This is a predicted structure of a 117-nucleotide RNA (Glycine riboswitch aptamer) from Anaerolineales bacterium UBA4826. Lineage of the source: Bacteria > Bacillati > Chloroflexota > Anaerolineae > Anaerolineales. The sequence was found by an Rfam model in a public genome assembly. It matches the Rfam family "Glycine riboswitch aptamer". Rfam links the family to the GO term glycine biosynthetic process. Rfam's curators write: This family represents the bacterial glycine riboswitch.

RNA sequence: AACAACGGGGGAGAGUUUCCAGAUCGCUCUUUUGAUGGCGGCUGGAACACCGAAGGGGCAAGCCCGCCGGAUCGCAGACCGGCGGGCGAAUCUCUCAGGUCAAGGAACCCCGAAAGA
Numbered sequence: 001a002a003c004a005a006c007g008g009g010g011g012a013g014a015g016u017u018u019c020c021a022g023a024u025c026g027c028u029c030u031u032u033u034g035a036u037g038g039c040g041g042c043u044g045g046a047a048c049a050c051c052g053a054a055g056g057g058g059c060a061a062g063c064c065c066g067c068c069g070g071a072u073c074g075c076a077g078a079c080c081g082g083c084g085g086g087c088g089a090a091u092c093u094c095u096c097a098g099g100u101c102a103a104g105g106a107a108c109c110c111c112g113a114a115a116g117a
Stems, first nucleotide, its partner, number of pairs: 006112005015048001017047006025040004049100003055096001056094003062087009
């Protein structure tokens, strides 16, 4: 110095879907209070639809190994072809995990006296 970690900044996509239940909060019907009901939120369960940029899985070219065949006077080697196996990337692909209001998270990029307050 680089990389990693740490700190800061930026950072996409897809249902605030439907049904059931629960306790409780808010709103509403009311002269007032209360009950019931309705609507919305919250929690749990189920169903269908969808996203891919936490993580995870898969593979191309190429390289390597083994076997078989070809050509060659023969063997070996090199070369060519075939079959099998191994290594082999991603922002590709799968959608297991994760996610589909906001928050949080987020591959990747930038900065590190900067950023922010």